[in-house]
RNA sequence: UUCUCAUCCGAGGGGCGCGUAUGGUUAAGCGCUGAGAUGGGGACACCUCCCCAGCACCCUUUGAACCUGAUCCGGUUUGUGCCGGCGUAGGAACGGAUUUGGGGCAGACG
Numbered sequence: 001u002u003c004u005c006a007u008c009c010g011a012g013g014g015g016c017g018c019g020u021a022u023g024g025u026u027a028a029g030c031g032c033u034g035a036g037a038u039g040g041g042g043a044c045a046c047c048u049c050c051c052c053a054g055c056a057c058c059c060u061u062u063g064a065a066c067c068u069g070a071u072c073c074g075g076u077u078u079g080u081g082c083c084g085g086c087g088u089a090g091g092a093a094c095g096g097a098u099u100u101g102g103g104g105c106a107g108a109c110g
Stems, first nucleotide, its partner, number of pairs: 001103003006098005011060004015055002017032004038053006066091003072085004
C1' cells in the first nucleotide's frame, strides 16, 4: 500500500401472512410456516391505496431482502407464497472507520 473475513457508526430499502369460538360478528388468547409475522388513522362503490408509530426482523449491487408477473401453474393442508415452478424473467436501496490474517513493492538494520 492492496485484498478478504469479521465488527462498529451513520444513512437507506423492505416485510408484518394463514387458521381457530355450538347460529352470526369479533381473534385478546391459542395454533402453522418463518428471520419477522402489528397497531392506529384516513380515502375509496368494490378491488385497493396513503400516512404515522412499532418489531429481540431482514436486506443494501457479490442485491431471491422485497416488488411485478399473480385473482398465475402443479402439489399439500383446516388454511395460507406452506412446498415447488415461474426465475440465467423484469425491477429493486451506500458511505465511512477499526482489527485479524494473507500477498506484493520499497527502505533501514544485521
Description: TPP riboswitch aptamer (THI element) from Hirschia maritima DSM 19733, 110 nucleotides, folded computationally. NCBI's taxonomy places the organism under Bacteria, Pseudomonadota, Alphaproteobacteria, Hyphomonadaceae, Hirschia maritima. Its Rfam family is "TPP riboswitch aptamer (THI element)". Rfam's curators write: Vitamin B(1) in its active form thiamin pyrophosphate (TPP) is an essential coenzyme that is synthesised by coupling of pyrimidine and thiazole moieties in bacteria.